[in-house]
Molecule: small-subunit ribosomal RNA
Organism: Verrucomicrobium sp. GAS474
RNA sequence: UUUACGGAGAGUUUGAUUCUGGCUCAGAACGAACGCUGGCGGCGUGGAUAAGACAUGCAAGUCGAACGCGAAUUCAUUUGAUAGCAAUAUUAGAUGAGUUUGAGUGGCGAAAGGGUGCGUAACACGUGGGAAUGUGCCGAAAAGUGGGGAAUAGCUCACCGAAAGGUGAGGUAAUGCCCCAUGUGAAGGAGACUUUAAAGUUAGGGAUCGCAAGACCUGACGCUUUUCGAGCAGCCCGCGGCCUAUCAGCUAGUUGGUGAGGUAAUGGCUCACCAAGGCUAUGACGGGUAGCUGGUCUGAGAGGACGACCAGCCACACUGGAACUGAGACACGGUCCAGACACCUACGGGUGGCAGCAGUCGAGAAUUUUUCACAAUGGGGGAAACCCUGAUGGAGCGACGCCGCGUGGAGGAUGAAGGUUUUCGGAUUGUAAACUCCUGUCACUGCAGAGCAAAGCUACGGUACUAAUAUCACCGGAGUCUGAUAGUAUGCAGGGAGGAAGGGACGGCUAACUCUGUGCCAGCAGCCGCGGUAAUACAGAGGUCCCGAGCGUUGUUCGGAUUCACUGGGCGUAAAGGGUGUGUAGGAGGUUUGAUAAGUCAGGUGUGAAAUCCCAUCGCUCAACGAUGGAACUGCAUUCGAUACUGUCAGACUAGAGGAUCGGAGGGGGAAGCGGAAUUCUUGGUGUAGCGGUGAAAUGCGUAGAUAUCAAGAGGAACACCGGUGGCGAAGGCGGCUUCCUGGAAGAUACCUGACUCUGAAACACGAAAGCUAGGGGAGCGAAUGGGAUUAGAUACCCCAGUAGUCCUAGCUGUAAACGGUGUGCGUUAAGCGCUAGCGGAUUCGACCCCGCUGGUGCUGUAGAUAACUCGUUAAACGCACCGCCUGAGGAGUACGGUCGCAAGAUUAAAACUCAAAGAAAUUGACGGGGGCCCGCACAAGCGGUGGAGUAUGUGGCUUAAUUCGAUGCAACGCGAAGAACCUUACCCAGGCUUGACAUGCAUUGUUCAAGGGAUGAAAGUCUCUGGCUAGCAAUAGCGAAUUGCACAGGUGCUGCAUGGCUGUCGUCAGCUCGUGUCGUGAGAUGUUGGGUUAAGUCCCGCAACGAGCGCAACCCCUAUGAACUGUUGCCGAAAGGAUCUCUGUUCAGACUGCCCUGUUUAACGGGGAGGAAGGUGGGGAUGACGUCAAGUCAGUAUGGCCCUUACGCCUGGGGCUGCACACGUACUACAAUGCUCAGUACAGAAGGAAGCAAGACCGCGAGGUGGAGCAAAUCCCUAAAACUGAGCCCAGUUCGGAUUGGAGGCUGCAACUCGCCUCCAUGAAGUUGGAAUCGCUAGUAAUGGCGCAUCAGCUACGGCGCCGUGAAUACGUUCCCGGGCCUUGUACACACCGCCCGUCACAUCAUGAAAGCCUAUUGUACCCGAAGUCGGUUUCCGCCUAAGGUAUGGUCGGUAAUUGGGAUGAAGUCGUAACAAGGUAGCCGUAGGGGAACCUGCGGCUGGAUCACCUCCUUU
Repeated sequence: UUUACGGAGAGUUUGAUUCUGGCUCAGAACGAACGCUGGCGGCGUGGAUAAGACAUGCAAGUCGAACGCGAAUUCAUUUGAUAGCAAUAUUAGAUGAGUUUGAGUGGCGAAAGGGUGCGUAACACGUGGGAAUGUGCCGAAAAGUGGGGAAUAGCUCACCGAAAGGUGAGGUAAUGCCCCAUGUGAAGGAGACUUUAAAGUUAGGGAUCGCAAGACCUGACGCUUUUCGAGCAGCCCGCGGCCUAUCAGCUAGUUGGUGAGGUAAUGGCUCACCAAGGCUAUGACGGGUAGCUGGUCUGAGAGGACGACCAGCCACACUGGAACUGAGACACGGUCCAGACACCUACGGGUGGCAGCAGUCGAGAAUUUUUCACAAUGGGGGAAACCCUGAUGGAGCGACGCCGCGUGGAGGAUGAAGGUUUUCGGAUUGUAAACUCCUGUCACUGCAGAGCAAAGCUACGGUACUAAUAUCACCGGAGUCUGAUAGUAUGCAGGGAGGAAGGGACGGCUAACUCUGUGCCAGCAGCCGCGGUAAUACAGAGGUCCCGAGCGUUGUUCGGAUUCACUGGGCGUAAAGGGUGUGUAGGAGGUUUGAUAAGUCAGGUGUGAAAUCCCAUCGCUCAACGAUGGAACUGCAUUCGAUACUGUCAGACUAGAGGAUCGGAGGGGGAAGCGGAAUUCUUGGUGUAGCGGUGAAAUGCGUAGAUAUCAAGAGGAACACCGGUGGCGAAGGCGGCUUCCUGGAAGAUACCUGACUCUGAAACACGAAAGCUAGGGGAGCGAAUGGGAUUAGAUACCCCAGUAGUCCUAGCUGUAAACGGUGUGCGUUAAGCGCUAGCGGAUUCGACCCCGCUGGUGCUGUAGAUAACUCGUUAAACGCACCGCCUGAGGAGUACGGUCGCAAGAUUAAAACUCAAAGAAAUUGACGGGGGCCCGCACAAGCGGUGGAGUAUGUGGCUUAAUUCGAUGCAACGCGAAGAACCUUACCCAGGCUUGACAUGCAUUGUUCAAGGGAUGAAAGUCUCUGGCUAGCAAUAGCGAAUUGCACAGGUGCUGCAUGGCUGUCGUCAGCUCGUGUCGUGAGAUGUUGGGUUAAGUCCCGCAACGAGCGCAACCCCUAUGAACUGUUGCCGAAAGGAUCUCUGUUCAGACUGCCCUGUUUAACGGGGAGGAAGGUGGGGAUGACGUCAAGUCAGUAUGGCCCUUACGCCUGGGGCUGCACACGUACUACAAUGCUCAGUACAGAAGGAAGCAAGACCGCGAGGUGGAGCAAAUCCCUAAAACUGAGCCCAGUUCGGAUUGGAGGCUGCAACUCGCCUCCAUGAAGUUGGAAUCGCUAGUAAUGGCGCAUCAGCUACGGCGCCGUGAAUACGUUCCCGGGCCUUGUACACACCGCCCGUCACAUCAUGAAAGCCUAUUGUACCCGAAGUCGGUUUCCGCCUAAGGUAUGGUCGGUAAUUGGGAUGAAGUCGUAACAAGGUAGCCGUAGGGGAACCUGCGGCUGGAUCACCUCCUUU
């Protein structure tokens, strides 16, 4: 520089993230099938299942120039007969020549071509080699082809049989058969020598011979012998290509030898004898599956899957066996035998084989015409013509595939109509259509009309051969003849846009969106997932997208999948390191020299069939398709080289490894002996009523003397302190002391050997605890078991007892969270600090401390690694070697089988089925019967209540025609309702109205109506009479209202889970966030954490953060003090008037930790003090961050959607919302003497007032009435009670309490019956301070007293909202309850603990294991019988071998089965609550026992345990 090639991801686990990991999708392909649809052509392709069964036709014949005979026919000759005078005609026969034909003898062919894939895991196939072979036809060459003979089919006759067929007799031909001769040759043999062959037919012919036929000659085709070749076939060998070890041992002709037989040929191929071999972990033997290959599909490739069509090889031909013939077969359309099946039959016996081409039935999702032709190509026969050929060439059917073409093109905006949609404006379908102008492919009609045809035959000419101008062969031109496809391809013409478009999809992946219907239904779905009333996901429609005569679906293969990883993965925690070592095979291996050339590299040669793929060119109009050439076929073999590396052989070395010597360390192992402390028991003493145990108890022990205490004794087990992230060991593990025996490691020296090494399937050894066997032992502890508690239960946790066991000896078992969850070995790669063992240095009298080297053991950490956590010279870094292991979760470490074990069990180890996840690490939250800090009337300290009574009121429930509706833990329940007798009112009953009680518009009528009167009625309503205003004389016109009609009104009907708005709550809690930066792969973190402080994320300090926002605070209002101003109705004053005070209003001042002292460390801030009316946010209010609760409200209003429309709308009367066995909430009044009653007397604030507030006065006991001054208000009205003073009551159901009831009244109002309030008289219930439990309140608060207001005709108000009066107690404090905030920790939660979740039981479904047996298939062994057939023999027969059959007994695979085991799955079953937080007894592993179940308990182990304390180490100073 050129050329060629070239790898894409997505969805789904989570609240979110990263990773691991599976599932799924997008692509390509197909001998396909199915659904919908379907115009034409070309080229291909089409029984994949039942190697199931087959009707019918065809698929192998040909040769008369090998042979005899029969039949038909032509010609010639000839003999008769008939007719005729005759020629002649007709007819019968004989002979000869020819043509056609039939069966037969004979030759060649039938072993090819065609089909199928059963079997086969094999020298079957592929590839490359080899030697001990055969070969018809074909090619080349040599030699020969002489003489003779006997039969036999056909045929004739006779006989048997239904048939198929057969038997006997007679006669006959040949290229059939036999004999003799010859021997070029061939075979055998050392040689002499021996053995061994044949066939003729036909064409032509000059001379010679012969009566003729012919002999003879020449040629052709044959025949015989032999050699060579070609092609084909047989045999042997190396290498290559499936699964399974839950198949580990197999083998007697087996392995080899000698000899013989046999074969075309080698060989145990067969036999006799001899020997005892042969194969196997590099997988024998067995089981399963399968034709192999070129290639096909896919893939970037490496690979993976497949082996249709085409081509090569193999195997098979109804099933099994066997041979014959032949060059070739153990033979698809041959034979024999056996068997199954089918057909014919006269029942005696016969016949058949479509896996040839068509076709039929069957099974199946599924695969075509019972077609034409030998014209071409090829094959068989023939001398040839020619015959045969379901090979082949064609046509037909099928969108089955690939390719091509068309269904029109251009113009065309009133952007038509219609459809769809709509926010009603429009938008879209859409230049699409209509319309205008063109074109003419395909189909249709008409006409013309191919190529594939060359050979062959006939005669002629020429050339060669020859005696020959015959023949034969070759060449040339001439003539003649041959086409299934097909009147097809193709061409021309005609006419006319005329005949020709569908399928799927539209939530994401994935291009493409709306409406309607449906309402977890119907349905969709590849995965995730849609559907429960606003579905882009179902169904329909419109629109859009994709492809297009197809489009989708299903199935299968590869891809994506680096998801079996050679290219190209992993194993600390995701699946995955063997429990540990020793060590065999195997794999890998230090430095150096030489040789060799096996691996390796390079060249040559042979081969790697063709087709296919790729490239180039060419031919069909293009393409598909085809042709020619090239390249390629990555391979195998052989040969010649190279020698760096690896291997092999030989030699050398010392750095690996081992040995030697020396002195040290150590709970290393084994055996024996000894010791003290403690528990328990026994005996004795002292001593008396308890002991023991627990959260609290009880069981238990104890007056028969325990516990306690003293002394003595017995016995077993374990070894305090030292003791330590200290030591040793391969791991398990090892701890009192002494002795003996014994293993290993480390250090120092560098003396010896000289690669002796590393790893390690198989194998062997060791291997905690529990468990097992036998024998001992048995103090304590302690599964099981018993008892006591706890509990709803308690097969547990706690307690009292207690057996196996724990201990020893000898065996077995062989597993653990056997863990560093980290295999072993070697090398390389920053540091720092401990502990331990040894050595060296320095120093010292000697040591310690100190410095250095090596081994071990720890911590922090750089680079690097890691998904992260973390690891980090003791690697999880970087490399090498070897082993083990993993491949989604569950089923399951399970079943079956094998091995081991006394057993328990261990080990090896699946599948069906189910799911779309399971999982790791980290993040943010939430939660914890986790931790720390802090706050709050949260507790505590107090005061007063509720819960008990009566009543009021609300709710539930019940009732009812209706008891309208809503609110339901806190945060519903004196709530919506600031006021239900009617109204309200929404509910019920009854009576009515229908454009409506109310709004707007249009049309219509034209006085119907407004207003007034009447009738009826409970009212509403209905009926009826008079009948409006303006202009105009009037007609008439107009206006208002109305009638009728249409649009519409109306709905307290539904959905607060479609919404807006508003509200509650956490909570007036202090939080919630953002920008930029930084850190992290990321979710996220940082800021906001930390140290202080605050009421406060308030402030200060520190800090990879710096700033900011919403909240906090402040700003606003009221209130407490003062000043100034203002001055009526207020205030002062008798008034005029005034401005001192109170007050009204406005404006200011004042409070800011400002000042002083003090604390801590500077600060922030805290404590104290002064001053001040007020002091540390002075008190109160308004103000409610991001958000949570699908919180509340469609009935306040608004509003989407749905629903009703003579009613779910509207009006009216009456009733109900007030109903009462009951339960709850909130209040009031009380139970009394701090009280009640009576009398006297004092002091407010705030608010309201015109359909109103109402004074003084009078009447009434009173509610109230009469009456009305004053006041639209600082002017008038309404204005306290408790308290205080005095008196009575004297602790009682009362002079407490007032319910209930009776009577009499008052007020409001159309109306007090259901169902109002008030007054008076009378009545006088419960109740004597309230169980468990529970509420409010921290100062002008609680408690207590009255007053006012809204709603309102009146009132259920004892409620709500305000006002003032009187006016406390207590707070040590934060352990606990509740709520909240911050930090941290654990988590299997994220709908977030009201979470998650385990197991039994019950029900349903599914697959599966076991199972007495039963059945099918297959196979081994032994025996019996034994066809056909080859071979052999002593040959009317016999023997060996043997198919089929039978008997007995095993193995294997599978099916089925009463019953039974576990497993999986399934919106709302039962029992518990095992796990996740310290999950409420930490959990888990192994083992053993027990239990409805999860589980519990014992022993040993682990941290994958929280919390607190301590120790050690590290980091920083």